[in-house]
């Protein structure tokens, strides 16, 4: 002194990067629940996620009046770059009460996925898949690594993964 290797620090990948807020807008939810007034009825069809044991409510026409909540979509603020999403496994809670189940919302552990579109199946879910997730297929893009071609900047072709990559800095190992 060069290169590598442990250990921290800060960054990039897109203008359709994740993610979260209800701050705002306008839609659907809906002329639905609920209410009043009138008829016919009193039987109990039903109904409060599913089943099973309780409870507790209660129909149907017409005519008026007439909501929300939860879930999204655009705008904007915050947070961020395994960001975040997802198989499993343990646990807290939710919804009339108790068991048992499937959801919803949290939390630990963990495998897997580089990232977004598009399109085919498929699931759960709803007022409606409006945005959701899994997998497969395509073509884009970043990233490295190996080949070839170029003075070069770069291109082109194959393949990997995020435990990657790119940059600085520390110990001190190794060559």
């Nucleotide at each position: 002194u060069a290169u590598u290797g442990u250990g921290a620090u800060a960054g990039a990948g897109g203008a359709u990067g994740c993610g979260u807020u209800u701050g705002g807008c306008a839609a659907a939810g809906a002329g639905u629940a609920u209410c009043c007034g009138g008829u016919a009825a009193u039987u109990g069809a039903g109904c409060c996620c599913u089943g099973c044991a309780g409870g507790g409510c209660a129909u149907a026409c017409c005519g008026g009046a007439g909501a929300a909540a939860g879930g999204g979509g655009c705008c904007g603020g915050c947070g961020c770059c395994g960001a975040a999403g997802u198989a499993a496994g343990c646990u807290u809670u939710c919804a009339c009460u108790g068991c048992a189940g499937a959801g919803g919302a949290g939390g630990c552990u963990g495998g897997c996925u580089g990232g977004g579109c598009a399109g085919g199946c498929a699931a759960a879910a709803u007022a409606a898949g409006a945005u959701u997730u899994g997998u497969c297929u395509g073509a884009c893009u970043g990233u490295c690594g190996c080949a070839a071609a170029g003075u070069a900047a770069u291109u082109u072709g194959c393949g990997g993964a995020g435990g990657g990559c790119u940059a600085u800095c520390u110990u001190u190992g190794a060559u």
Predicted 3D model of a 175-nucleotide RNA (Lysine riboswitch aptamer) from a Clostridia bacterium.
The prediction has a mean pLDDT of 78.
It was read from a public genome assembly, where an Rfam model found it.